Predicted 3D model of a 391-nucleotide RNA (Bacterial RNase P class A) from Pseudonocardia sp. It matches the Rfam family "Bacterial RNase P class A". By type it is a ribozyme. The prediction has a mean pLDDT of 76. The organism belongs to Pseudonocardia, within Bacteria.
């Protein structure tokens, strides 16, 4: 100085004027009621608060309500390499294996293919217990050359998978030894697999030593099987008041049980009889609460941990709207960016000052709270890895 690479932080900043939202004081103020007083509502005036790192996807997870109980079991869904963390997760974070990089790192939908089933186009002889397309050996038959032999060319039996070729993959690899010619046939070595023992590790798993048959494909992000995990709906859940109305008509049933019990279907089990279910038609839509969200909360400080996160001490409370608020000027500052200046530093590249310009993203709640995904103008720190260069 230049490339990459991991993590983390901000995303405009002061002032000034007018203007919203909830709540909470003050008011000798105004309205309603016959009148008074209280209470609502209205007005002023003060004060405290008043969007996001993703508030977005709605893809997980649970607090939290409700279905009287949420039992059992099947189907059906989800997850899949140890081992922590957490309320839980499909999340997190550290390691192991496997692949990708010269590294720092990255990326895996990471259990099983000897439980079945299916698939591997094309090409090639043959894609799972396949297989001879050009070879290579042995033993034959005919033909041509007057005949034999040599030699050319057409077969046929048998034997091989070592060379060639074909593919994304062809039933280990190199080297011998053997053979008619070859082949784990056999032999070092090598990988791979089964069994055993030894050392590290809590554990996946690493490493080392023997032995032994030669070695019996890919794919489950195909169905499938194994291992674990799962009621169901969801703030428009759900409760409180207040208010209004209008029934008909039809099925089953009445304890030997019709219907029904919030995703199917079984068993259990419970309500259920002036019952239930279907059809038609009538009222109702207000106001409050859930909701000043006190929470698996948020900030600091310590301690234990390789980290995620945890214990102990301290301190704080920060939208609650419902046709639905935080806006709007006005000045000043302001990154990146472009231009000028050529004053300083410097061998150079490049750095400082100075001066006009110029003005910075994705995007706004609606029970909440963990993650995950997706978007992002621009800037700022930190750690690490390689390259070239002075020293």
């Nucleotide at each position: 100085c230049g490339a990459g690479u991991u993590g983390g932080c901000c995303g405009g900043g002061c002032g000034g004027c007018c203007g919203c939202g909830u709540c909470g004081g003050c008011g000798a103020g105004g309205u309603g009621u016959a009148u008074u007083c209280g209470u609502g509502c209205c007005c002023g005036c003060c004060g405290c608060c008043g969007a996001g790192g993703a508030a977005a996807g709605u893809c997980c997870g649970g607090a939290c309500u409700c279905c009287g109980u949420a039992g059992g079991g099947c189907a059906g869904g989800g997850u899949g390499g140890u081992u922590g963390c957490u309320a839980a997760c499909g999340g997190c974070a550290c390691c192991c294996c496997g692949g990708g990089g010269c590294g720092a790192c990255c990326c895996g939908a990471g259990g099983g293919a000897c439980a079945g089933u299916g698939c591997c186009a094309c090409a090639g002889a043959a894609a799972a217990c396949a297989g001879a397309c050009c070879g290579c050996c042995u033993c034959u038959g005919g033909c041509g050359c007057a005949c034999c032999a040599a030699c050319g060319c057409c077969g046929g039996a048998g034997g091989u998978a070592a060379g060639g070729g074909u593919g994304a993959a062809a039933c280990g690899g190199u080297g011998g030894u053997g053979u008619a010619a070859g082949a784990g046939a056999c032999c070092a070595c090598c990988a791979g697999c089964a069994c055993c023992c030894c050392g590290g590790g809590u554990g996946a798993c690493c490493g080392g030593g023997g032995u032994g048959g030669c070695u019996c494909g890919g794919u489950a992000a195909a169905c499938c099987c194994c291992a674990c995990c799962u009621g169901g709906a969801g703030c428009a859940a759900g409760g409180u008041c207040a208010g209004a109305c209008a029934g008909c008509a039809g099925g089953c049933g009445u304890u030997c049980g019709a219907g029904g019990g919030c995703g199917g279907c079984c068993c259990g089990u419970c309500c259920g009889a002036u019952g239930u279910c279907u059809g038609c038609g009538g009222g109702u839509a207000g106001a409050c609460c859930g909701c000043a969200c006190a929470g698996a909360g948020c900030c600091c400080g310590u301690c234990g941990g390789c980290g995620a996160c945890g214990g102990c001490g301290g301190g704080c409370c920060u939208a609650g709207a419902u046709g639905g608020a935080u806006g709007g000027c006005c000045g000043c500052c302001g990154a990146a960016c472009g231009g000028g200046c050529c004053g300083c530093c410097g061998c150079a590249a490049g750095g400082c000052a100075c001066c006009c310009g110029g003005g910075a993203a994705c995007a706004g709640g609606a029970u909440c709270c963990g993650g995950c995904u997706u978007a992002c103008a621009g800037g700022c720190c930190a750690g690490c890895u390689c390259a070239u260069c002075c020293g």